[in-house]
């Protein structure tokens, strides 16, 4: 160089083109407790790599670029 895979909260995993983009974990507050941990009950935390298209409508389809794994050469 060609070829093909990944990319979504701090971290791991969903989502038929149409719900407020969902769940695990970890963080935080808070009840419980002698104090932690464990349990409950709350909150915060995602421009979905980056730009561009196509669509009444993109996380998804098409392009082009950035990263990353993999065959090949």
């Nucleotide at each position: 160089g060609a070829c093909u895979g990944c990319a979504u909260g701090g971290c791991c995993u969903a989502a038929u083109g149409g719900a407020u983009a969902a769940g695990g974990u970890g963080u935080c507050u808070g009840a419980c407790u002698u104090c932690a941990u464990a349990u409950c009950a709350g909150a915060a935390a995602a421009u979905u790599g980056a730009g561009g298209g196509u669509u009444c409508a993109a996380g998804u389809c098409c392009c082009u670029c950035c990263g990353u794994g993999g065959u090949c050469g």